[in-house]
RNA sequence: AGAGUUUGAUCCUGGCUCAGAACAAACGCUGGCGGCGUGCAUAACACAUGCGAGUCGAGCGAGAAAGCCUGCUUCGGCGGGUGAGUAAAGCGGCGAACGGGUGAGUAACACGUGAGUCACCUACCCUCCAGUGGGGGAUAACAUCCCGAAAGGGGUGCUAAUACCGCGUACGGUCCCGAUCGUACCUGCGGUCGGGACGAAAGGUGGCCUCUCGAUGAAGCUGCUGCUGGAGGAUGGGCUCGCGCCCCAUUAGCUAGUUGGUAAGGUAAUGGCUUACCAAGGUAACGAUGGGUAGCUGGUCUGAGAGGACGGCCAGCCACACUGGAACUGAGACACGGUCCAGACUCCUACGGGAGGCAGCAGUGGGGAAUAUUGCACAAUGGGGGAAACCCUGAUGCAGCAACGCCGCGUGCGGGAGGAAGGCCUUCGGGUCGUAAACCGCUGUCAGGAGGGAAGAAAUUGCACCGGUGAAGAGCUGGUGUGGAUGACGGUACCUCCAAAGGAAGCCCCGGCUAACUCCGUGCCAGCAGCCGCGGUAAUACGGAGGGGGCAAGCGUUGUUCGGAAUCAUUGGGCGUAAAGCGCGCGUAGGCGGUCGGGCUAGUCGGACGUGAAAGCCCAGGGCUCAACCCUGGAAGGGCGUUCGAUACUACUCGACUUGAGUGCGGGAGAGGAGAGCGGAAUUCCCAGUGUAGCGGUGAAAUGCGUAGAUAUUGGGAGGAACACCAGUGGCGAAAGCGGCUCUCUGGACCGCAACUGACGCUGAGGUGCGAAAGCUAGGGGAGCAAACGGGAUUAGAUACCCCGGUAGUCCUAGCCGUAAACGAUGGGCACUAGGUGUUGGAGGUAUCGACCCCUCCAGUGCCGUAGCUAACGCAUUAAGUGCCCCGCCUGGGGAGUACGGUCGCAAGGCUGAAACUCAAAGGAAUUGACGGGGGCCCGCACAAGCGGUGGAGCAUGUGGUUUAAUUCGACGCAACGCGAAGAACCUUACCUGGGCUUGACAUGCACCGGACGACGACCCGAAAGGGCGCUUCCCGAAAGGGCCGGUGCACAGGUGCUGCAUGGCUGUCGUCAGCUCGUGUCGUGAGAUGUUGGGUUAAGUCCCGCAACGAGCGCAACCCCUGCCCUUAGUUGCCAGCGGUUCGGCCGGGGACUCUAAGGGGACUGUCGGUGAUAAGCCGGAGGAAGGUGGGGAUGACGUCAAGUCCUCAUGGCCCUUAUGCCCAGGGCUACACACGUGCUACAAUGGCCGGUACAAAGGGUUGCCAACCCGCGAGGGGGAGCCAAUCCCAAAAAACCGGUCUCAGUUCGGAUUGGAGUCUGCAACUCGACUUCAUGAAGGAGGAAUCGCUAGUAAUCGCGCAUCAGCAUGGCGCGGUGAAUACGUUCCCGGGCCUUGUACACACCGCCCGUCACACCACGAAAGCCGAUUGUACCGGAAGUCGCUGAGCUAACCUCUGCUUCGGCAGAGGAGGCAGGCGCCCAUGGUAUGAUUGGUGAUUGGGGUGAAGUCGUAACAAGGUAA
Repeated sequence: AGAGUUUGAUCCUGGCUCAGAACAAACGCUGGCGGCGUGCAUAACACAUGCGAGUCGAGCGAGAAAGCCUGCUUCGGCGGGUGAGUAAAGCGGCGAACGGGUGAGUAACACGUGAGUCACCUACCCUCCAGUGGGGGAUAACAUCCCGAAAGGGGUGCUAAUACCGCGUACGGUCCCGAUCGUACCUGCGGUCGGGACGAAAGGUGGCCUCUCGAUGAAGCUGCUGCUGGAGGAUGGGCUCGCGCCCCAUUAGCUAGUUGGUAAGGUAAUGGCUUACCAAGGUAACGAUGGGUAGCUGGUCUGAGAGGACGGCCAGCCACACUGGAACUGAGACACGGUCCAGACUCCUACGGGAGGCAGCAGUGGGGAAUAUUGCACAAUGGGGGAAACCCUGAUGCAGCAACGCCGCGUGCGGGAGGAAGGCCUUCGGGUCGUAAACCGCUGUCAGGAGGGAAGAAAUUGCACCGGUGAAGAGCUGGUGUGGAUGACGGUACCUCCAAAGGAAGCCCCGGCUAACUCCGUGCCAGCAGCCGCGGUAAUACGGAGGGGGCAAGCGUUGUUCGGAAUCAUUGGGCGUAAAGCGCGCGUAGGCGGUCGGGCUAGUCGGACGUGAAAGCCCAGGGCUCAACCCUGGAAGGGCGUUCGAUACUACUCGACUUGAGUGCGGGAGAGGAGAGCGGAAUUCCCAGUGUAGCGGUGAAAUGCGUAGAUAUUGGGAGGAACACCAGUGGCGAAAGCGGCUCUCUGGACCGCAACUGACGCUGAGGUGCGAAAGCUAGGGGAGCAAACGGGAUUAGAUACCCCGGUAGUCCUAGCCGUAAACGAUGGGCACUAGGUGUUGGAGGUAUCGACCCCUCCAGUGCCGUAGCUAACGCAUUAAGUGCCCCGCCUGGGGAGUACGGUCGCAAGGCUGAAACUCAAAGGAAUUGACGGGGGCCCGCACAAGCGGUGGAGCAUGUGGUUUAAUUCGACGCAACGCGAAGAACCUUACCUGGGCUUGACAUGCACCGGACGACGACCCGAAAGGGCGCUUCCCGAAAGGGCCGGUGCACAGGUGCUGCAUGGCUGUCGUCAGCUCGUGUCGUGAGAUGUUGGGUUAAGUCCCGCAACGAGCGCAACCCCUGCCCUUAGUUGCCAGCGGUUCGGCCGGGGACUCUAAGGGGACUGUCGGUGAUAAGCCGGAGGAAGGUGGGGAUGACGUCAAGUCCUCAUGGCCCUUAUGCCCAGGGCUACACACGUGCUACAAUGGCCGGUACAAAGGGUUGCCAACCCGCGAGGGGGAGCCAAUCCCAAAAAACCGGUCUCAGUUCGGAUUGGAGUCUGCAACUCGACUUCAUGAAGGAGGAAUCGCUAGUAAUCGCGCAUCAGCAUGGCGCGGUGAAUACGUUCCCGGGCCUUGUACACACCGCCCGUCACACCACGAAAGCCGAUUGUACCGGAAGUCGCUGAGCUAACCUCUGCUUCGGCAGAGGAGGCAGGCGCCCAUGGUAUGAUUGGUGAUUGGGGUGAAGUCGUAACAAGGUAA
């Protein structure tokens, strides 16, 4: 730091996904040790049990028991001592408001940060000042009585205090009054002086005898401690303020104690905190109010940072303690382990009534994916009480459980190749696991055993010494020294020794991303998957195995956060076409703003100071063996506050300026707007005339109109709407938009001049106005046009396109609507940045008599283009360039501009505007192809022009189908179908039935046994194959052994079994089409382009010219073969011109001339002439020539396409069969037959049939062969045997043709199918199932519908001949020659193809893609009569506890007054003060009634939406997509 994924490929946009780090985690597999941490995130759900807050006898009164000792005893027990001033309980004090838990609530001065308090409090602690006098009355405990099941309660009686209450005294305290000083930014604060009023207390304990009393000592002294008043400190808090602090505007208005004032109350204290009265304010777009969510912070995680997310442990703050309310006590609470009330829940109950609150530590149930022990100890640290000892402390320190996390260690180390065995793979050679193991040597961490064994513990305390206090050598207190005691963890850490490699490795992954590959199994199954995607018979992607990679006591998975993501962009993005500029103006708030000078210093910048808790992060050092962890110190820290300084810029303020902006004056241009009037052309209608049969309309028609007179034409009239030509990438307007002419009213822009104002400017959230068409309301109007609708066509249908009609509407007035591809798909303003060329308006210059032309400037409007920008296309002074300012908008596709809510509208609907769910893309631009019912150019028997066929008939043959035991298999549009088959009666043969064989019909090797092989036999069973029987019996070698054969056994053979979609080879096809590519260079970010395009030309990418291309390769052509002309050579078996002979046959002699044969050569090259063309290539015509522009034919098939064909030619991977899917045999089948198709043959006849006669080929074949003559047979054929291994002999006759005859248009003398009979030949054998002959039979068929095939010259057509296969079988195949045409105007159309171009949403490429309804399944969502909750507003009812107020006739020890009594201590009574019960009132929790709001769940039914290999209907879109969208 990036990567994968949209495409055939490319660039871009853009989303999705991955690699990293982290975690209070959980789950799966696995698990050796230790250290340090962490551990209910869910039900703030409910809780059994124990523990978690007590302590003080040095505040006070009272005060046991068991046990033990002892005395007595009637043995039942009683008393004394001790236990013990102990336990338990009580009064009183302090603590219990700390510590511990939790995160429900809370969006708040709750928290953070910084200030303020001149508006306050602070127990215990510290310092200082002063004091602590003298009295009184009660009460609990206790005793006793009573009530109650209990919890508890009541009456009477006794008693103490540091409990309670008067009185006295008192300051510098509090309050009031007066004077004065200081300070001051302050509502003021502080000091001093004087006067008045008010307000305190408590003792306990130790020592001592110096003073006093006194002689036990305390009333004294002296300590310690406590108490009271006051001042200060420290600590902790209360309150207030600035700033910071989540989401929703589909929450826009909120507010009645509300905002302020005055007065009073209340509080520690300010304050509407509360009340009365007065005023009418307060708050909000800089987001009030409402809703949702949430404890906040230090910090934690991530990140380069900025940022984002989080707030568990630890630390600070807050809030809460079953839920709600309330106060009491107190320094402090509205109080987790306190009280009261209400509610829910649980428990006890004698049913009357009571008790309870784990969000303390453990623990239980429940919930949940999930989170621990009902442990030890107060030894340490800390806390409470105490003078102290000490007690208490689930705070804490430890231990236990859990790999939950981090860190550390180990599971060994070295040697060891016959590279063991074994596994896996294998091309069978080997490779790999692998020095890995074994084996040898060594070491000793951890675990195990044995032994030793800490630190954490010094305080308190004892003693001694020194100091202080003091009268004191008491006491107390501080310091120093010394002694002793104290450890939960724990016999732990640690150390030593012993033995021993011994006890200790797993998990995930291996298609790409991403590091790591093979085999087997499976066969779109089972499964995998983070994304892309794997799996349909060779899967590196599933499962297993071997091997490998990664991490390691862990490894993976899931979830979550940040990152990558510049994918919300401050750093750091965009908006012409990818998502994105508001349809356009005016303008409010706001933001931004020209030049010069002065002032100020708010922003800004710098210094200093304060703060920024600790922990954490960072640095340094240190402690645990290291590390994690911990300790010490340092540094850093955005920010906030205070203060000093700077003054450039911004702001503010004062003054000035003119260039921005505006005004003025002078001009001209314009479909700018509104209103009124006028005009002509045209359509339609009406009237009249002329006139007659049609008109109209279309691809063609029809509907329609017309003999009641249309159309056409002439004249006249009516009415509405729109304004031809001019007219123009011309003009005007902000946009929408504006077009005949005239007038009236009116807006804006432009040019020129430079007089005026003096920044008056730009933009513009909200707001407001304008706003095409359609649409709506009301009233007019209505010619033409024309949704809907009717009719006619078209069509499979045609609710369309076309035609005939036609109503809203289109027009006017008034008012709505407010949208659009309202587009330049480009917001507005200003400035800057090469040019060229048009055009509109204006001005100037030059020239001219003048105008035009020409030059310059300003404003507008087009085109081209540089730099620059852009993904590209493109933009380019009219920017999409370079900058600044302001506004709007975007953040993957679908769902959806939908739903809900709000708002606007008469409605239609507009504006605002989601989510669930779903997809791995959706897109932009450009590229190469392919395609188009796009275009251009050009070919081909492609069409056309011709000739002959097929399709109809019969038959042959192949195929489909059907049938069958089997009808073996393959081939399927062209490019399967007389194809593989160039020969199915057996064989072939692969199929079926049946009978047999099992190392096999065939190959190789090994072992063992035997023997020749084989021949023979009229042998037996059998259909044969096969099985059996008999007879005979080896060769080489000395031997071993070998050869051959048979048998047995083992390796193996064999398979026309499967896969042509695993393959080789071969082949078909586009296509004998003219194309297909490469190197280098150049262009492009790139795919790619260029070259190969263009202008000509050609059969041709053939050639020429041009050109950022220059060359080259595979193709084309040529080179090869046949054929056409000539020459040379050669002359038998071929030939015969001349010569001779002749039996008249080139037969013989002879000849090489000719034909021919077969070898070599020549010839043709646009070479030549003319024309044409660019003087080119070439084309046209001519000459010559046997042949002329590739002469004709063949062979030859580029890169590639069709997963084309073939595993049944052959070869071959894999799979399958192995007494069978192999092998042998007999018979059957491949020959079936209602049908359908292809290819053919023969015909339908007279250009013919039949009969007779007479000619002329070429190319082939022939020895298990061709077979002559001759004989027989009507014939097939038979007999016969000459010749020939063939230019010699044979097949062999060629046929059509020609000559003559006959038939006379008929199902025939056409046609020959079919059938019957008789034969011939081949063959082991013609039944299934051969060919041929002959006699007889004589079917369909009278020229073939739609459709369709071949052929352009020696071709079609027609005629025969030969050959391969082959015993036999040919209408098929392959060849050969004979006779021998017609036509081509031309390229519009059909088919195929080539090149260029264009469009594209296609790229398995138009046999493409793709849309909507319907049907089915599933999913989420909306609506819905309602139903059920939650939260909340308003009004009213009711109102517990409690505070406060009023009352208080009842009750009442302390204080006061009076009276009586008295033993003078006091007692009693009456009254008062004060207090209390009770009553009433205000407030008020839960509750109730009524009515709203918000929100959630559910709901028959309903609506659309999404998704889903092969459903239905059509064809809307993409090519002009067939009606442009």
Molecule: small-subunit ribosomal RNA
Organism: uncultured Pseudomonadota bacterium